[in-house]
RNA sequence: AGUUGGUCAGACAAUCGCCAAAUAAUUAAUUUGGAGGAAAGUCCGGGCUCUAACGGGAACGAUGCCAGGUAAUACCUGGAAGGCGUGAGCUUCUGGAAAGUGCAACAGAAAAUAAACCGCUUUAGUAAAGUAAGGGUGAAAAGGUGUGGUAAGAGCACACCGCAUAAAUGGUAACAUUUAUGGCAUUGCAAACCCCAUCGAGAGCAAAACCAAAUAGAAGAGCUAUGAUAACCCGUAAUCGCUCUAGGGUAGGUUGCUAGAGGUGCUUGGUGACAGGCAUCCCAGAUGAAUGAUUGUCCAAGACAGAACCCGGCUUAUAGACCAACUCCU
Numbered sequence: 001a002g003u004u005g006g007u008c009a010g011a012c013a014a015u016c017g018c019c020a021a022a023u024a025a026u027u028a029a030u031u032u033g034g035a036g037g038a039a040a041g042u043c044c045g046g047g048c049u050c051u052a053a054c055g056g057g058a059a060c061g062a063u064g065c066c067a068g069g070u071a072a073u074a075c076c077u078g079g080a081a082g083g084c085g086u087g088a089g090c091u092u093c094u095g096g097a098a099a100g101u102g103c104a105a106c107a108g109a110a111a112a113u114a115a116a117c118c119g120c121u122u123u124a125g126u127a128a129a130g131u132a133a134g135g136g137u138g139a140a141a142a143g144g145u146g147u148g149g150u151a152a153g154a155g156c157a158c159a160c161c162g163c164a165u166a167a168a169u170g171g172u173a174a175c176a177u178u179u180a181u182g183g184c185a186u187u188g189c190a191a192a193c194c195c196c197a198u199c200g201a202g203a204g205c206a207a208a209a210c211c212a213a214a215u216a217g218a219a220g221a222g223c224u225a226u227g228a229u230a231a232c233c234c235g236u237a238a239u240c241g242c243u244c245u246a247g248g249g250u251a252g253g254u255u256g257c258u259a260g261a262g263g264u265g266c267u268u269g270g271u272g273a274c275a276g277g278c279a280u281c282c283c284a285g286a287u288g289a290a291u292g293a294u295u296g297u298c299c300a301a302g303a304c305a306g307a308a309c310c311c312g313g314c315u316u317a318u319a320g321a322c323c324a325a326c327u328c329c330u
Base pairs, nucleotide, nucleotide: 001327002326003325004324005323006322007321008320010298011297012296013295014294015293016292018034019033020032021031022030023029036304040315041314043313044312045311046310047309048204049203050202051201053236054235055234056233057232060200061199062198063197064196065079066078067077068076069075080094081092082091083090084089095195096194100193101192102189103188104187117135118134119131120130121129122128143161144160145159146158147157148156162184163182164181165180166179167178168177169176170175208255209254210253211252219245220244221243222242223241227240228239229238262281263280264279265278266277267276268275269274
């Protein structure tokens, strides 16, 4: 001068005020506890609840290098390949373009059933023939560099590289190295359609269950075991009727609602994510929505910002202070 990982997110005291639990009590009092590192976004994955139970199919959607972790994932850890960096490190449009279809404006002679504008050679010259090495256009123009050869040129030939195929070695694998053969498919896009592999039912706490109260134990239309029943189709088995229209009553209370895929400490295994063992702790449950105000001291003191069923991730916003390891220069 940088790179990577981590910690804190104000503290203490007093007075008044708010919510929950427990105790005990009946004019009310005491004790304990009371928003985040992202609570945000609602982008993913689940737990949980309901749709009567199960199987198959077709469609639709998601993911996409290899191995491992996890309840699971598009997440995390480690590795391989591509790219950037002197480096520590960072990063990803990483299955398939010879299965097929499609797209690439303009420019340019020509953009995939793809070439001859300028140029070079032959010819007295024109015409004609040959050429794709050089120039120009373009994001991309018939693999690249060099040598030989040729009328001039070209993998035309050779060497090296690239590409394709095969074998051996190393690795669980992705892949890497070596050797041999072949003049060789000459661009990119699959985050274009598509092909291949794997996975996936739907809806969601405003889910759902119970209690009390009130009303119209009323009306109309359709199907009728060949009906309806986890989007669609088929099958098995089972249950009971089902669907739609207009209208009337109630919208109150309780549960769900926080003891968990939980936290912390020590230890064992592992490169690591993480897993096992022992011990210990209970850490918000509001419901028009609780934690606020004042004073004093310390201080670096401020930012981004407030739970609403819960958990694990990713992404975004962010003032200040501190710790550890590694890299480069002097």